[in-house]
Context: one part of a larger RNA
């Protein structure tokens, strides 16, 4: 854009993709059938395992240059507080993303192959076959998961609209979405998102001050202890309208209403 008013929402499912499953093993069946014994079976159930796929982050591990924390040189006189040095180095580590961690990956139906039968003629008998009739495989159609009205046979249901709270975009606030579009959601009749509070979560005891502290003539002093589970930080949660969602545009007929004939 088209699908012959315009639109929202919900659906059919023609058609397209998938390997979405593949293998093993033990136990029961069973010391049974079998067989003189020796020996020694399946159909069927059950329960793990490995591989390969499809998700997810509760666990458990890896990152984790958010982050806190220890610490060496060295520079901002000193204290504190910080620059640099591959995040300086180290030791922890939430969210996230991930495997090495989880969790799912049925039973069947249909109609068939070889094959196996049934009835049953040509051919007074036989014959699975010639007419008719049963079974029968991870392959084939289906059943499962994804997708799919541009499927020109261009679907359906249902409610909406007529010039303005049908709808839709642009702009804005963001993220279950993202490479740009795209998708989702939110706008004051509001928790869309940032602050605030609270709750959870990492470090691991902050500055300052007090007193100890081996030593020193003394100024001083590494370090300890209290004050402190502090101080610092937070991509998580809930709560609350302080902040900011401010505006603009488009938009239909055989319908309406008006003008001329």
């Nucleotide at each position: 854009u088209g699908u012959u008013c315009g639109a929202a929402a919900u659906c059919u499912g023609a058609g397209a993709g998938c390997a979405a499953g593949a293998a093993u093993g033990a136990a029961a069946u069973a010391g049974u059938a079998c067989g003189a014994g020796a020996g020694g079976a399946a159909c069927u159930u059950u329960c793990a395992u490995u591989c390969g796929u499809c998700a997810c982050c509760u666990c458990u591990g890896g990152u984790g240059u958010a982050u806190c924390g220890g610490u060496u040189g060295u520079c901002u006189g000193a204290u504190a507080a910080g620059g640099c040095a591959g995040u300086g180095c180290c030791g922890a580590g939430c969210a996230g993303c991930u495997a090495c961690g989880u969790g799912g990956c049925a039973c069947g139906a249909g109609a068939u192959a070889a094959a196996a039968a049934c009835u049953g003629a040509a051919a007074g008998c036989a014959u699975c076959u010639a007419a008719g009739u049963u079974u029968g495989a991870a392959a084939c159609u289906u059943c499962g998961c994804u997708u799919g009205a541009a499927a020109a046979g261009a679907g359906a249901u249902u409610u909406c609209g007529u010039u303005a709270c049908a709808g839709a975009g642009c702009a804005c606030c963001g993220g279950u979405a993202a490479a740009a579009g795209a998708c989702c959601g939110g706008g004051u009749u509001a928790a869309u998102a940032g602050g605030c509070u609270u709750g959870g979560g990492a470090u691991g005891u902050a500055c300052g001050c007090a007193c100890g502290a081996a030593g020193g003539c003394a100024a001083c002093g590494a370090c300890g202890u209290g004050u402190u589970c502090a101080g610092u930080c937070c991509g998580c949660a809930a709560g609350u309208a302080c902040u900011a969602a401010c505006g603009c545009u488009c938009a239909a007929a055989u319908c309406c209403a008006g003008a001329u004939u």
A computed fold for a 261-nucleotide part of an RNA from a sediment metagenome, annotated as large-subunit ribosomal RNA, domain VI. RNAcentral holds the full RNA, with entries from SILVA. Rfam family: Bacterial large subunit ribosomal RNA. Model confidence (mean pLDDT): 83 of 100.